Predicted 3D model of a 685-nucleotide part of an RNA (large-subunit ribosomal RNA, domain II) from a wastewater metagenome.
Its Rfam family is "Bacterial large subunit ribosomal RNA". The family has 102 seed sequences and 51,934 matches in Rfam 15.1.
The full RNA is in RNAcentral, with records from SILVA.
[in-house]
Context: one part of a larger RNA
RNA sequence: GCCUACGAGUUACUAAUCACUAGCGAGGUUAAGUGCAAGGAUGCACGGAGCCGAAGCGAAAGCGAGUCUGAACAGGGCGUUUAGUUAGUGGUUGUAGACGCGAAACCUUGCGAUCUACCCUUGAGCAGGUUGAAGGUUGGGUAAAACCAACUGGAGGACCGAACGAAUAAGCGUUGAAAAGCUUCUCGAUGACUUGAGGGUAGGGGUGAAAGGCUAAUCAAGCUGGGAAAUAGCUCGUACUCCCCGAAAUGCCUUUAGGGGCAGCGUUGUAAUUGAGAGUCUACUGGAGGUAGAGCUACUGAUUGGAUGCGGGGGCUUCACCGCCUACCAAAUCCUGACAAACUCCGAAUGCCAGUAGUAUGAUUUACAGCAGUGAGCGACCGGGUGCUAAUGUCCGGUUACGAGAGUGGAACAACACAGACCAGCAACUAAGGUCCCCAAGAGUAUACUAAGUUGAUCUAACGAUGUUUUGCUGCAGAGACAGCUAGGAUGUUAGCUUGGAAGCAGCUAUUCAUUCAAAGAGUGCGUAACAGCUCACUAGUCGAGCGACAGAGCGUGGAUAAUAAACGGGCAUCAAGCAUAUCACCGAAGUUCUGGGCGCGAGAGCGCGGUAGGGGAGCAUUCCAUUCAGCGUCGAAGCAGUUUCGUGAGGAAUUGUGGAGCGUAUGGAAAAGCAAAUGUAGGC
Numbered sequence: 001g002c003c004u005a006c007g008a009g010u011u012a013c014u015a016a017u018c019a020c021u022a023g024c025g026a027g028g029u030u031a032a033g034u035g036c037a038a039g040g041a042u043g044c045a046c047g048g049a050g051c052c053g054a055a056g057c058g059a060a061a062g063c064g065a066g067u068c069u070g071a072a073c074a075g076g077g078c079g080u081u082u083a084g085u086u087a088g089u090g091g092u093u094g095u096a097g098a099c100g101c102g103a104a105a106c107c108u109u110g111c112g113a114u115c116u117a118c119c120c121u122u123g124a125g126c127a128g129g130u131u132g133a134a135g136g137u138u139g140g141g142u143a144a145a146a147c148c149a150a151c152u153g154g155a156g157g158a159c160c161g162a163a164c165g166a167a168u169a170a171g172c173g174u175u176g177a178a179a180a181g182c183u184u185c186u187c188g189a190u191g192a193c194u195u196g197a198g199g200g201u202a203g204g205g206g207u208g209a210a211a212g213g214c215u216a217a218u219c220a221a222g223c224u225g226g227g228a229a230a231u232a233g234c235u236c237g238u239a240c241u242c243c244c245c246g247a248a249a250u251g252c253c254u255u256u257a258g259g260g261g262c263a264g265c266g267u268u269g270u271a272a273u274u275g276a277g278a279g280u281c282u283a284c285u286g287g288a289g290g291u292a293g294a295g296c297u298a299c300u301g302a303u304u305g306g307a308u309g310c311g312g313g314g315g316c317u318u319c320a321c322c323g324c325c326u327a328c329c330a331a332a333u334c335c336u337g338a339c340a341a342a343c344u345c346c347g348a349a350u351g352c353c354a355g356u357a358g359u360a361u362g363a364u365u366u367a368c369a370g371c372a373g374u375g376a377g378c379g380a381c382c383g384g385g386u387g388c389u390a391a392u393g394u395c396c397g398g399u400u401a402c403g404a405g406a407g408u409g410g411a412a413c414a415a416c417a418c419a420g421a422c423c424a425g426c427a428a429c430u431a432a433g434g435u436c437c438c439c440a441a442g443a444g445u446a447u448a449c450u451a452a453g454u455u456g457a458u459c460u461a462a463c464g465a466u467g468u469u470u471u472g473c474u475g476c477a478g479a480g481a482c483a484g485c486u487a488g489g490a491u492g493u494u495a496g497c498u499u500g501g502a503a504g505c506a507g508c509u510a511u512u513c514a515u516u517c518a519a520a521g522a523g524u525g526c527g528u529a530a531c532a533g534c535u536c537a538c539u540a541g542u543c544g545a546g547c548g549a550c551a552g553a554g555c556g557u558g559g560a561u562a563a564u565a566a567a568c569g570g571g572c573a574u575c576a577a578g579c580a581u582a583u584c585a586c587c588g589a590a591g592u593u594c595u596g597g598g599c600g601c602g603a604g605a606g607c608g609c610g611g612u613a614g615g616g617g618a619g620c621a622u623u624c625c626a627u628u629c630a631g632c633g634u635c636g637a638a639g640c641a642g643u644u645u646c647g648u649g650a651g652g653a654a655u656u657g658u659g660g661a662g663c664g665u666a667u668g669g670a671a672a673a674g675c676a677a678a679u680g681u682a683g684g685c
Base pairs, nucleotide, nucleotide: 001685002684003683004682005681006680011096012095013094015093016092017091018090019089020088021087022086023085024084027052028051029050033046034045035044036043037042056063057062066078067077068076069075099237100236102234106227107226108225110223111222117201118200119199120198121197122196123195124194125193126191128160129159130158131156135152136151137150138149139148140147164188165187166186169184170183171182172181203219205215206214207213240619241618242617243616244615245614250263251262252261253260254259264374265373266371267370268369269368270367271366272365278364279361280360281358282357283356284355285354286353287352293346294344295343300340301339305335306334307333311329312328313326314325315324316323377402379400380399381398382397383396384395385394386393407418408417409416422597423596424595425594427593428592429591433587434586435585436571437570438569442584444583445582446581447580449578455573456572463558464557467555468554469553470552471551472550474548475547476546484542485541486540487539488538490515491514492513495509496508497507521536525534526533598609599608600607601606620674622671623670624669625668626667627666629664631663632662639658640657641656642655643654644653645652646651
């Protein structure tokens, strides 16, 4: 893991409440017990004690269809205008273990020191080697000592190292050979040493050279029986079928926040309103309101530039007061521009309330009663707060989807686009989206654009550029433009000043003037120390048709950096299979239609049948009991296996084989009454 068996809303109570069924009914009903009958279970009769109801109100005295409060003949509260009660069945609740399994713990009775900790008694063990303390002897030495040397001696929580004890490092082992081991290295090894046997200390207790260690593979409180089915607002599990409806993740309160109570939203029943119409929708009419916007010489506040300049600063003057000045600050006012969630002289659209109408819809509405679940929500878009106009962020409001929603599209993808699946069909039309191939349908038609594989379903800026197409506007041009080529480009003059020099070209000045000209600047750029030289503007000739400046739009280009080639879904595609506009076909879903069938609600017409939590309804199967079929069965029961067949389904029937002794039909009743899950329990594989 699989198979088989077992495995979870039960039972009790004259308990509570609601519904249904039955009896009796202003009443209903007996309990214990007694008697009779019976083999027993039990049945029948008696038994009115008691209980519920028929009257309430008040704390009570008490009064009574009223009563209490109160001064009240006021007002108000609770009542009055009748239906109950007994039993059965079912739903739910209460008290009990109360749907099942599950703690860690707490208390209590005992059992443990054969493991281990420490202690007591009595025994045992420690190869070999090394070092050489005190003391001693002899000799030297001294006045005597001290002291020195040699020998002797054999001390030590001394040294090296086996047994023995330990456990430093690494490797192996890790479903091990072993629930702590093996190998090598390592530490102690006469000691606070090791060890045998016997004995002692016991659970909030022991023992502890102290690690919360050890106390029988168990220790921040051992193990065992009991209280005990402790408690568990927590986790997990909770078993057949079909049909109807169908949520919530919100508000307030909560030692409350992953739990509850009340309300909201679901369902079932009853009733009400009712074709003279509840609710909804649409239209119109009448309302309340201060948002969006807008505005501010309409307030509060904030604010650009200018005018004016109360007041102040600074300077001058003065003994002081006055006084004068000001590229300073600046109130208030005026002109001008512009701002606000906590500004408003104004002010929508929607939404909300009410009324009226409608050839719209048609109970979707409301109340009461039974039963719930929910009270972690979440995405998208719109209006906002917060945050960084960050987040698949967070907090509100509105709509909607998912949740509880399948189908088609979006490559894949709860929420996006389209669209709400009763069943069957090898029928049709469409939606979003598509039509070269993968892949159903157009290499459709017409006209442009793009050359970047841009693009082909996801993000890209400031800024840069004779990319290219196109629109507008404005100049020049057969009296010859633009580009190229040939030639000129001069004179007063080296303008004046400056300067060492300044001659078109370092710098300054400017009435940059005048002359000759087809034209030529007191000079556009190189260049020189300064000149010179080369060029340009400008002009003529040649050539022969368009040439420039500016502004806008379309599509492209650089800017462009992330880890696979690596986000066109892929192949691939360039007068596209890209992009733009117009247009015609077609494909495309569980949508719509068509054909057939089933079910619910409804008198019918007709309308409906996605569905989690959850409510309601109808059934199937299993075991046993009663009655029943004068039921079936060794001429073969149950069980098991195959086939056929009936039913929407749970399931039923027939037949064949196996099997070898019991089993069913119908109508009721009663339950140890249905398994895929609980790291479920037991067995098997």